Record summary: Predicted 3D model of a 72-nucleotide RNA (transfer RNA) from a Chloroflexota bacterium. The sequence is in RNAcentral, with records from ENA. The source organism's lineage runs through Bacteria, Bacillati and Chloroflexota. Its Rfam family is "tRNA". Rfam classes the family as a transfer RNA. Its family is annotated with triplet codon-amino acid adaptor activity in the Gene Ontology.

[in-house]
RNA sequence: UCCCGGCUAGCUCAACGGCAGAGCGAGCGGCUGUUAACCGCUAGGUUCGAGGUUCGAAUCCUCGGCUGGGAG
Numbered sequence: 001u002c003c004c005g006g007c008u009a010g011c012u013c014a015a016c017g018g019c020a021g022a023g024c025g026a027g028c029g030g031c032u033g034u035u036a037a038c039c040g041c042u043a044g045g046u047u048c049g050a051g052g053u054u055c056g057a058a059u060c061c062u063c064g065g066c067u068g069g070g071a072g
């Protein structure tokens, strides 16, 4: 320098172009003599950034950033 992948909740990851979710973790409650386990509920998001396309973008396109891999 070139090519490919990834970036979404605290963490690990989902999500036909049409209301952003799960598990774990956290908070509260139930159960228990207590803790753990188990059960229920709740909170938590500028979907890496800026443009573009579209009635509508996490999703498609362009540029940039970060990160992993490959070529030379």
Stems, first nucleotide, its partner, number of pairs: 001071007010024004018055001026042005048064005